Annotation:
Predicted 3D model of a 355-nucleotide RNA (Bacterial RNase P class A) from an Actinomycetota bacterium. It matches the Rfam family "Bacterial RNase P class A". The family's RNA type in Rfam is ribozyme. NCBI's taxonomy places the organism under Bacteria, Bacillati, Actinomycetota. It is recorded under the gene name rnpB.

[in-house]
RNA sequence: UGAGUUCGCCGGACGGCCGCGGGUUUCGACCCGAGGAAAGUCCGGACUCCACAGGGCAGGGUGCUGGGUAACGCCCAGGCGGGGUGACCCGACGGAAAGUGCCACAGAGAACAGACCGCCGAUGGCCUUCGGGCACAGGUAAGGGUGAAACGGUGGUGUAAGAGACCACCAGCGUCCCGGGUGACCGGGGCGGCUCGGCAAACCCCACCCGGAGCAAGGCCAAGCAGGGACAGGAUUGCCCGUCCGCUACAUCCCAGGUGGGCCGCACGAGGCCGGUGGCAACACCGGUCCCAGAUAGAUGGCCGUCCCCGGGGAGAACCCGGGACAGAAUCCGGCUUACAGGCGAACUCACUAC
Numbered sequence: 001u002g003a004g005u006u007c008g009c010c011g012g013a014c015g016g017c018c019g020c021g022g023g024u025u026u027c028g029a030c031c032c033g034a035g036g037a038a039a040g041u042c043c044g045g046a047c048u049c050c051a052c053a054g055g056g057c058a059g060g061g062u063g064c065u066g067g068g069u070a071a072c073g074c075c076c077a078g079g080c081g082g083g084g085u086g087a088c089c090c091g092a093c094g095g096a097a098a099g100u101g102c103c104a105c106a107g108a109g110a111a112c113a114g115a116c117c118g119c120c121g122a123u124g125g126c127c128u129u130c131g132g133g134c135a136c137a138g139g140u141a142a143g144g145g146u147g148a149a150a151c152g153g154u155g156g157u158g159u160a161a162g163a164g165a166c167c168a169c170c171a172g173c174g175u176c177c178c179g180g181g182u183g184a185c186c187g188g189g190g191c192g193g194c195u196c197g198g199c200a201a202a203c204c205c206c207a208c209c210c211g212g213a214g215c216a217a218g219g220c221c222a223a224g225c226a227g228g229g230a231c232a233g234g235a236u237u238g239c240c241c242g243u244c245c246g247c248u249a250c251a252u253c254c255c256a257g258g259u260g261g262g263c264c265g266c267a268c269g270a271g272g273c274c275g276g277u278g279g280c281a282a283c284a285c286c287g288g289u290c291c292c293a294g295a296u297a298g299a300u301g302g303c304c305g306u307c308c309c310c311g312g313g314g315a316g317a318a319c320c321c322g323g324g325a326c327a328g329a330a331u332c333c334g335g336c337u338u339a340c341a342g343g344c345g346a347a348c349u350c351a352c353u354a355c
């Protein structure tokens, strides 16, 4: 200098005027007002109501190990496998030697297999000029061919030709032991039969987890209309007189459910920022500091100025014109996934060049 990898972050800035939603108010005013994804509603929780002695079945989910967390299918660290020259990335990554099932196409044959081509034909058979021939019975998984996959690999012994039939080494499996590690696992050694295919996001087995519905949860007040019931008195000044109204329902009072509507839930929280301590890290703890939307058909907008960025015109960094990604709260929180113009920072890798 070029090409990349991983992680983190910003998402136009400032000012003025007018407006909208909310809170406080000494009524002057002051304060707050979308996001990194507010999205998809996929996973986990808080909260609320219902159900529930305990256990089991069914159903669903998760699935290497250790840790983090309120919890998770999330995160961190590690192991193993695969990919990449590398930084690094990807993996539902328990069990196929419990059972069942499936393995397309091609191919003779697809699981304790298979004679299509090939090889042999020792032995038996037929022929024979007795040298042998035929390839009939049959033997054979070395070689070819098909396939994602053909029942260990290489070399040798052996044989008619062959074959773990036997041997050596290697790979792999099982088992035992030693060492390291919390563990997944890693390193080494001995023994064994000589080799056991793949698929469990197929049924299934094993281990662990899971009650249901959701803020339209749930609770409170309750106009009007309709409903059920009580009573002979009630109002006027506490009492008396007086006055007025009512006396079988049209007055007065009570009750239940509850529509329109209102209030709570509902904005102080697994909270943000700064610093310290522990930890590789995720994260935890301690101290300080801050208060940060709450609408209900739904506020968060518009205009102007200065600057920033992008596109176009232009010779031009002057000037002119246009534009500012994705999107947008609705009970809240932790994740995942998806969308996103443009830009910034850190660490690392590879190639080339120079010292």
Stems, first nucleotide, its partner, number of pairs: 001351010012307007020033005035326001039337002042335005047214004059210005064078005079093001080091004094205002099203002101199003116144002118140003123137002125134003152170006171195001173192008218264004227255004233245004271290008308324006